Glycine riboswitch aptamer from an Actinomycetota bacterium, 88 nucleotides, folded computationally. The coordinates come from a structure-prediction model, not an experiment, and the mean pLDDT is 82. It matches the Rfam family "Glycine riboswitch aptamer". From the family's description: This family represents the bacterial glycine riboswitch. The organism belongs to Actinomycetota, within Bacteria.
RNA sequence: AACGUCUACUUGGGAGAGAACGCUUCAAUGCGUCGCCGAAGGAGCAACCGCCCCGGAAUCUCUCAGGCAAAGGGACCAGGUAGAUACA
Numbered sequence: 001a002a003c004g005u006c007u008a009c010u011u012g013g014g015a016g017a018g019a020a021c022g023c024u025u026c027a028a029u030g031c032g033u034c035g036c037c038g039a040a041g042g043a044g045c046a047a048c049c050g051c052c053c054c055g056g057a058a059u060c061u062c063u064c065a066g067g068c069a070a071a072g073g074g075a076c077c078a079g080g081u082a083g084a085u086a087c088a
Base pairs, nucleotide, nucleotide: 004085005084006083007082008081009080010079011078012077013076018034020033021032022031023030035068036067037066041064042062043061044060048056049055050054
């Protein structure tokens, strides 16, 4: 010093699966009945990594949670702002 990296905020993009059925019933909500999805979160195993008797670990797996018109949310990607910071 801050190309890079990390964190927070912000802008844009962002998939999947029943506007399921019933209770006098668009949606949501309450209750019940099944059928599905994985990319909030969570959990499990593992390639691999490390300070290696133990830990860290996924877009894999499970669906507890969440979701299955739109809206909203949404892992992740890109840009911007701010802070921190390694090597050389």